[in-house]
Context: one part of a larger RNA
RNA sequence: CCAUGUCGAAGGAACUCGGCAAAAUGGCCCCGUAACUUCGGGAGAAGGGGUGCUCUCCUAUGAAUUAGGAAAGCGGCACAUACCAGGGGGUAGCGACUGUUUAUUAAAAACACAGGACUCUGCUAAGUGGUAACACAAUGUAUAGAGUCUGACACCUGCCCGGUGCUGGAAGGUUGGAAGGAGAAGUGUGAUUAGCUUUGAAUGGAAGCCCCAGUAAACGGCGGCAGUAACUCUAACUGUCCUAAGGUAGCGAAAUUCCUUGUCGCAUAAGUAGCGACCUGCACGAAUGGUGUAACGACUGCCCCGCUGUCUCCGACAUGGACUCG
Numbered sequence: 001c002c003a004u005g006u007c008g009a010a011g012g013a014a015c016u017c018g019g020c021a022a023a024a025u026g027g028c029c030c031c032g033u034a035a036c037u038u039c040g041g042g043a044g045a046a047g048g049g050g051u052g053c054u055c056u057c058c059u060a061u062g063a064a065u066u067a068g069g070a071a072a073g074c075g076g077c078a079c080a081u082a083c084c085a086g087g088g089g090g091u092a093g094c095g096a097c098u099g100u101u102u103a104u105u106a107a108a109a110a111c112a113c114a115g116g117a118c119u120c121u122g123c124u125a126a127g128u129g130g131u132a133a134c135a136c137a138a139u140g141u142a143u144a145g146a147g148u149c150u151g152a153c154a155c156c157u158g159c160c161c162g163g164u165g166c167u168g169g170a171a172g173g174u175u176g177g178a179a180g181g182a183g184a185a186g187u188g189u190g191a192u193u194a195g196c197u198u199u200g201a202a203u204g205g206a207a208g209c210c211c212c213a214g215u216a217a218a219c220g221g222c223g224g225c226a227g228u229a230a231c232u233c234u235a236a237c238u239g240u241c242c243u244a245a246g247g248u249a250g251c252g253a254a255a256u257u258c259c260u261u262g263u264c265g266c267a268u269a270a271g272u273a274g275c276g277a278c279c280u281g282c283a284c285g286a287a288u289g290g291u292g293u294a295a296c297g298a299c300u301g302c303c304c305c306g307c308u309g310u311c312u313c314c315g316a317c318a319u320g321g322a323c324u325c326g
Stems, first nucleotide, its partner, number of pairs: 001321008010312002014310001019307001027051005036041001038152001052074003056070005075079001087305007094297002099111002115150007127136003153292004158222003163219002165215005172210003179203001183199005223241005250284001251281001262278005
């Protein structure tokens, strides 16, 4: 010096990205226990007190050295005496929850989930595997099966069908190969034919596409420029251009805010963090779900109490290495 431990004056997070690590708490009995809440919880909330041994009684029992209770006494620094054995509280974000996951750097806010919605499927079902036979779906039958999205619960889920998709549409347009054969050319003959060969217009014509509708919990989208109120500012109001329609409710410097450490408040002596507001949303927004939410979380941020060698600032000791000598 390294590893693993033990102890430490005064202070007590000043350490650090961050209380990481360590310390602290800890069992049982009694008392007591807030906001909030889906009335189940929260809750072991929090916060207090007791706890050893000896002896004598009481109650329960058929009985006891068992269980419960009462009094008196005794010892220690310390009585759940070692080991074992919750730190707690407040607030916000995300995800409702229990669960699942990158075997070997990620356990999470990711996946799943119950619940919600849409679409397809009438049974030889749709869907899937297979060239096929056939099999699964299912020895099921729309309260079933398959696919996609959302993700408990509460309150809700606005406008747009122009584009792309999907669904429907006895008309019309376009369109394939068959079919069809007007006609043309060649050959044929002395010449015209017939015949033969090659070509070939009209006509007809399904799906698809065009076209016409519907459909957004389908993919998606949800404006600009001016003027205007008797201080100023602002603009309920007006004009105009464009659009398929111009973002509703709610939320908002947010896991989203560039400018930005926005501004104000709280908290600190001091706060690019945190929380509460404001709204100027570069570039929130409603099942690509919006906003809340009790309970839950080895999740993430912030604050407080307790506690401590994390630190001020290091010291001593133990064991095993390293090291020195052999």
Predicted 3D model of a 326-nucleotide part of an RNA (large-subunit ribosomal RNA, domain IV) from Papaver nudicaule. Rfam family: Bacterial large subunit ribosomal RNA. Gene Ontology terms of the family: structural constituent of ribosome and ribosome. Taxonomically the source falls in Papaver (Eukaryota, Viridiplantae, Streptophytina, Tracheophyta). The coordinates come from a structure-prediction model, not an experiment, and the mean pLDDT is 87.